[in-house]
This is a predicted structure of an 82-nucleotide RNA (c-di-GMP-I-GGC riboswitch aptamer) from an uncultured Actinomycetes bacterium.
RNA sequence: ACCGAUAAUGGCAAAUCCGCCGCGAGGCGGAGACGCAAAGCCACGGGCCUCUGAUGAUCUGGAGGCGGCCGGGCUGCCGAAG
Numbered sequence: 001a002c003c004g005a006u007a008a009u010g011g012c013a014a015a016u017c018c019g020c021c022g023c024g025a026g027g028c029g030g031a032g033a034c035g036c037a038a039a040g041c042c043a044c045g046g047g048c049c050u051c052u053g054a055u056g057a058u059c060u061g062g063a064g065g066c067g068g069c070c071g072g073g074c075u076g077c078c079g080a081a082g
Stems, first nucleotide, its partner, number of pairs: 002082001003079002011036002016031006034068001040074003044071003047066006
């Protein structure tokens, strides 16, 4: 360095419920833990979703959301076996 324990110290928090914000996808806070070794950060590529415009319809377009869908970039705790 790769790698990732039935290790240690800490961390995050799905569904659901409550409050607030948003047309919405969804976000923030609280409760709560299904999970997570990057479930830390970044919408760069793909994907999915929402709103909107156009069209006979579809495609194309505009504005957004998801980092707990995959890839990529940056950073990072611990140390058994191999």
The sequence was found by an Rfam model in a public genome assembly. It matches the Rfam family "c-di-GMP-I-GGC riboswitch aptamer". Its family is annotated with cyclic-di-GMP binding in the Gene Ontology.